RNAcentral holds the sequence, with entries from ENA. The RNA shown here (transfer RNA) has 75 nucleotides and comes from a Gammaproteobacteria bacterium. The coordinates come from a structure-prediction model, not an experiment, and the mean pLDDT is 80. Rfam family: tRNA. Its family is annotated with triplet codon-amino acid adaptor activity in the Gene Ontology. From the family's description: Transfer RNA (tRNA) molecules are approximately 80 nucleotides in length.
RNA sequence: CGCGGGAUGGCGCAGUCUGGUUAGCGCGGAAGGCUCAUAUCCUUCAGGUCACGAGUUCAAAUCUCGUUCCCGCUA
Numbered sequence: 001c002g003c004g005g006g007a008u009g010g011c012g013c014a015g016u017c018u019g020g021u022u023a024g025c026g027c028g029g030a031a032g033g034c035u036c037a038u039a040u041c042c043u044u045c046a047g048g049u050c051a052c053g054a055g056u057u058c059a060a061a062u063c064u065c066g067u068u069c070c071c072g073c074u075a
Base pairs, nucleotide, nucleotide: 002073003072004071005070006069007068010027011026012025013024020058029045030044031043032042033041051067052066053065054064055063
């Protein structure tokens, strides 16, 4: 160089196949409840330019093109 996979809150992931209702789940964080107290448990909340740029479309995390980075395969 070539091929394949991946990038989504602080962390780990789903959602892409088949574009469409508020982008969800677990852990973590904050507040409250429960308790003599802590933990567990329960409720609520905050936190995301969906790697970056462009295109298609009424509408893009999702489709197309390019770029960057990470992992693997081959030589």